[in-house]
Context: one part of a larger RNA
RNA sequence: GACGAACGCUGGCGGCGCGCCUAACACAUGCAAGUCGAACGAACCAUAGCAAGACACUGUGCGCUUUUAGGAAGAGAGUGCAGAGUGUUUUGUUAUGGUUAGUGGCGGACGGGUGAGUAAUACGUGAGCAACCUGCCCCGUAGAACGGAACAGCAUCGGGAAACUGAUGGUAAUACCGUAUAACAUGAAAGGAUCGCAUGGUUCUUUUAUCAAAGAUUUAUCGCUACGGGAUGGGCUCGCGGCUGAUUAGGUAGUUGGAGAGGUAAUGGCUCACCAAGCCGACGAUCAGUAGCCGGGCUGAGAGGCUGAACGGCCACAUUGGGACUGAGACACGGCCCAGACUCCUACGGGAGGCAGCAGUGGGGGAUAUUGCACAAUGGGGGGAACCCUGAUGCAGCGACGCCGCGUGAGGGAAGAAGGUUUUCGGAUUGUAAACCUCUGUCUUUGGUGACGAAACAAGACGGUAGCCAAGGAGGAAGCCACGGCUAACUACGUGCCAGCAGCCGCGGUAAUACGUAGGUGGCAAGCGUUGUCC
Numbered sequence: 001g002a003c004g005a006a007c008g009c010u011g012g013c014g015g016c017g018c019g020c021c022u023a024a025c026a027c028a029u030g031c032a033a034g035u036c037g038a039a040c041g042a043a044c045c046a047u048a049g050c051a052a053g054a055c056a057c058u059g060u061g062c063g064c065u066u067u068u069a070g071g072a073a074g075a076g077a078g079u080g081c082a083g084a085g086u087g088u089u090u091u092g093u094u095a096u097g098g099u100u101a102g103u104g105g106c107g108g109a110c111g112g113g114u115g116a117g118u119a120a121u122a123c124g125u126g127a128g129c130a131a132c133c134u135g136c137c138c139c140g141u142a143g144a145a146c147g148g149a150a151c152a153g154c155a156u157c158g159g160g161a162a163a164c165u166g167a168u169g170g171u172a173a174u175a176c177c178g179u180a181u182a183a184c185a186u187g188a189a190a191g192g193a194u195c196g197c198a199u200g201g202u203u204c205u206u207u208u209a210u211c212a213a214a215g216a217u218u219u220a221u222c223g224c225u226a227c228g229g230g231a232u233g234g235g236c237u238c239g240c241g242g243c244u245g246a247u248u249a250g251g252u253a254g255u256u257g258g259a260g261a262g263g264u265a266a267u268g269g270c271u272c273a274c275c276a277a278g279c280c281g282a283c284g285a286u287c288a289g290u291a292g293c294c295g296g297g298c299u300g301a302g303a304g305g306c307u308g309a310a311c312g313g314c315c316a317c318a319u320u321g322g323g324a325c326u327g328a329g330a331c332a333c334g335g336c337c338c339a340g341a342c343u344c345c346u347a348c349g350g351g352a353g354g355c356a357g358c359a360g361u362g363g364g365g366g367a368u369a370u371u372g373c374a375c376a377a378u379g380g381g382g383g384g385a386a387c388c389c390u391g392a393u394g395c396a397g398c399g400a401c402g403c404c405g406c407g408u409g410a411g412g413g414a415a416g417a418a419g420g421u422u423u424u425c426g427g428a429u430u431g432u433a434a435a436c437c438u439c440u441g442u443c444u445u446u447g448g449u450g451a452c453g454a455a456a457c458a459a460g461a462c463g464g465u466a467g468c469c470a471a472g473g474a475g476g477a478a479g480c481c482a483c484g485g486c487u488a489a490c491u492a493c494g495u496g497c498c499a500g501c502a503g504c505c506g507c508g509g510u511a512a513u514a515c516g517u518a519g520g521u522g523g524c525a526a527g528c529g530u531u532g533u534c535c
Base pairs, nucleotide, nucleotide: 001534002533003532005531006530007529008528009527012406013405014404015403016402017401018399019398020364025362026361027360029359030358031357034106035105036104039103040102042100043099044098045097046096047095048094049093050092051091052090053089054088055087056086057085058084060082061081062080063079064078065077066076067075113317114316115315123241124240125239126238127237128236129235132234133233137230138229139228140227141226142225143224145179146178147177148176154169155168156167157166158165159164185210186209187208188207189206190205191204192203193202194201195200215222216221243289244288245287250280251279252278255277256276257275258274260272261271262270292314293313294312295311296307297306298305299304319340320339321338322337323336342353343352344351345350370396372395373394374393378392379390380389381388382387409439410438411437412436419430420429421428422427443476444472445471446470447469448468449467453462479524480523481522482521483520484505485504486503490519491518492517493516494515500507501506
């Protein structure tokens, strides 16, 4: 000088950062990866139309009975049939809109975490691949014809405590399968040209064989198939480089190489049968210990030494060990299977789980934060879009943990007040310090106003925040360490080799500038000291 620090005393504000270095210990709870109805059938809901039925009410036509002493007409009442209108409701169907369990597509291989393992299948740097792959994206060429059979969902009948699961029936698709069409694709054969980097590469001609597709829609588009090229991302190989130990000297049988086969996107003992006996090593093999690597960081005049928190790149891992499936991509943190340990549920037959994601809990520890807000911005996934999801991210909360900035007042003020300390009793010092006078308003308090961040519409978590305006009022804001030398800063009292101090030298045994207290002084300052570690 530095720190992801801790501890002691103290503590006003703001900005920007940082915050389990220990147990890769165990985890309650919530959230962290979904989305698409413009791929598909179906179910449900809402609205509207149509058809049929039921009920209620109101009219109309015809007939019958009855009342008005008898008859006709008329009127009233009751009743039967037909038909109309209105309202309510049920069922079926159609259309539109919405929701979504299932099939299907894309994404869950990114983003986020951790550093256990790894001394080299890692990393850094420089090359190579004539030995390779690449979904979505961009460019170009060509195409998309005809059919079929299922399985979920669903229905019925079961089993099980649950997790879940069986049988039968039946159904759609951008799910699955068959046929057709094919080449500048792939394989085989023949011939030619040309080039190089060893195996060889590129290209032309002829013949032959094989392989494809899917639709949706608001008609704007979005998709689908084959091939070529690009971009991006990856895979593999090689040179060089970066720890300790020789009190580790020999190590190695798929070991080293060959021709062959298998496997892979691809080379290769990567794997296998056979053959040969090689290969590495004092220029340190092997073994053991330690360790993620780098850009960088700290220090130093430099050379160098130490280090790898945060941010960025790469790698490895996801309770421990093993395995493959799907897929363009995984041998896959919030996928599957098996085994081990642990935890939980159970009807004892059997099941469920994985915070080294964000918060949070217990534990360990000297020690490290909220079970917060929002998708407004940036970015990501899905979707044609609207939009949905996003503990990535943006913010807020806690912590003087760090850096930086500001403040705790400014000017005047000698009766050098009082008080304290000291004294040779004259004084000296605290000290312009205070009081007192005149001001200011940074921070603060109150009230008002109030953003940028949002490049066409809408949309602001932060946030009534920052800023601005007005008012009040010196009011609310200073401590810590040291004072023998190194090392800036001294006296008094107490103590008496005691109590104690101490980084080194060393202080203390009766006048201690070194212990304790007080006054004074010095240093730094919202911090100051101590401890730890590195230079």
This is a predicted structure of a 535-nucleotide part of an RNA (small-subunit ribosomal RNA, 5' domain) from an uncultured bacterium.
Its Rfam family is "Bacterial small subunit ribosomal RNA".